């Protein structure tokens, strides 16, 4: 310099004018209103996909069902998140992607193919052994042929996938039938918290794929969500119908079922009709932000100091102008013209995922050149 | 704000536990019929299975992400 990988930051700035929401102070009569000061969207506020806090369901009990997660260890309030390590796959590499069990059982594997999982034989190879035919020979027998019985799975053919691979020996032809190497399984030893790694021995090989098919194993999950819940106020037709029940128990405890427990009677459920469409609270100090120090490979943790940072509900957070910065186009230049994304709080946090105009920074790998 | 459900020819819908080429009706186009049109008969075209990844030999179907539509949920008695 060229190409590539990966992590992070930023998301226009300043000023003026006119507005909006909230808070504090002052004037005004405690009202209406006015003046002054302060604060006012995000990295994703989004999707609502996970995990919690919080609240109610009397308690949140047991079993089944259902759902979720899935290498190991650690981090965390918790997680399906994160970190480090490990194995497999891809890449020259930086790096990226994936992860329980298919030797517990069941199902499925279209078409093609001999055969798709108790194996089997279309082409093919052989025909040693048994059988048949012919020839030689005095005879036991020997030789040649047939491919009948039978043997084989090396090679061909199919497929996404074919029952260890390759070489040598062996054989009638073949075959882990035998052997070396590689792979696999089992056992032992060593190292590691562990996943796992390394080494050794034994076994001729058993175990095709699929669990984002049922399923098995381990772990987790009671339900509902701030329209939870608490308080106050307003209003009326405190109505009608159907069903169930009144202690031998309807129904409820907002869940699919069962058990247990509790509540339970001028009651409960559903439908029709009626009224209302308000306020306060929950609700803004929190697993909080920033800085420094310390521990840890890291995620993260601890200590000290410091800061207070939207709070609405027909839902505020805006508009215009000027100057400057960035980028693009034109121009020798002064300069002129243009562009700025994705998106917007709604009980609150921790994550993930998705969207995003541009700009900036760090680290690493490969190639080339120079020293 | 919270919860549920759906997406397949132009339109309305099927699609049987994943299987070879995704069907039906209607609409559309061409021909026949008729003096002409309609009806009728014959033939034909028309699909990113909302979109993007993954699992699998193979995905409309299974899993994940994403986009869009529709529906339900206040309180009092």
């Nucleotide at each position: 310099c060229g190409g590539g990988g990966u992590g992070g930051g930023u998301g226009c700035a300043u000023g003026a004018u006119c507005g909006c929401u909230c808070c504090g102070g002052c004037c005004g009569g405690c009202a209406a209103g006015g003046c002054c000061g302060g604060a006012g969207a995000g990295g994703a506020a989004a999707g609502u996909c996970c995990g919690a806090a919080c609240a109610c369901c009397g308690c949140a009990g047991g079993g089944c069902a259902c759902g979720g997660u899935g290498g190991u260890u650690c981090g965390u309030a918790a997680c399906g998140c994160g970190a480090a390590c490990u194995c497999c796959g891809g890449g020259u590499a930086a790096c990226c992607g994936g992860g329980g069990g298919a030797a517990a059982g069941u199902g499925c594997c279209a078409c093609a193919g001999a055969a798709a999982a108790u194996a089997u034989a279309c082409c093919g190879c052989c025909g040693a052994u048994g059988g048949g035919a012919c020839g030689c020979g005095g005879a036991c027998g020997c030789g040649u042929c047939c491919a009948c019985a039978g043997g084989c799975a090396a090679g061909g053919u199919u497929g996404a996938a074919a029952u260890g691979g390759c070489g040598a020996g062996g054989u009638a032809a073949g075959a882990g039938c035998u052997c070396a190497c590689c792979g696999c399984u089992u056992c032992c030893g060593u190292g590691g918290c562990g996943a796992c790694a390394c080494g050794g021995a034994a076994g001729g090989c058993a175990u095709g794929g699929u669990a984002a098919a049922c399923c098995c194993c381990a772990c987790c999950g009671g339900g509902u969500g701030c329209a939870a819940g608490a308080c106050c106020a307003a209003a009326u037709a405190g109505g009608g119908a159907a069903g169930c029940g009144c202690c031998u128990g309807a129904a409820g405890g907002c869940g699919g079922c069962c058990c247990g427990c509790c509540u339970g009677a001028u009651g409960c459920u559903u439908c029709c009709g009626g009224g209302u469409a308000g306020g306060u609270u929950g609700c803004a100090c929190g697993a909080g932000g920033u800085g420094c120090c310390g521990g840890g490979c890291g995620a993260c943790c601890g200590g000290c100091a410091u800061c207070c940072c939207a709070g609405u509900c027909a839902a505020a957070u805006g508009a215009u102008c000027a100057u400057g910065a960035u980028c693009c186009g034109c121009g020798c230049a002064g300069g002129c013209g243009g562009a700025g994304a994705c998106a917007g709080a709604a009980u609150u946090c921790g994550g993930c995922u998705u969207a995003c105009a541009g700009c900036c920074c760090g680290c690493c790998c490969c190639g080339u050149u120079u020293u | 704000g919270g919860g549920g459900u759906c997406g397949u020819a132009g339109u309305u819908c099927a699609g049987u536990u994943g299987g070879u080429u995704a069907g039906a009706a209607u609409g559309c186009c061409g021909g026949c019929c008729u003096g002409u049109c309609a009806c009728g008969c014959c033939g034909g075209a028309g699909g990113u299975c909302g979109c993007g990844a993954g699992u699998u030999c193979g995905a409309g179907u299974c899993u994940c992400g994403u986009c869009g539509g529709c529906c339900c949920c206040g309180c009092c008695a």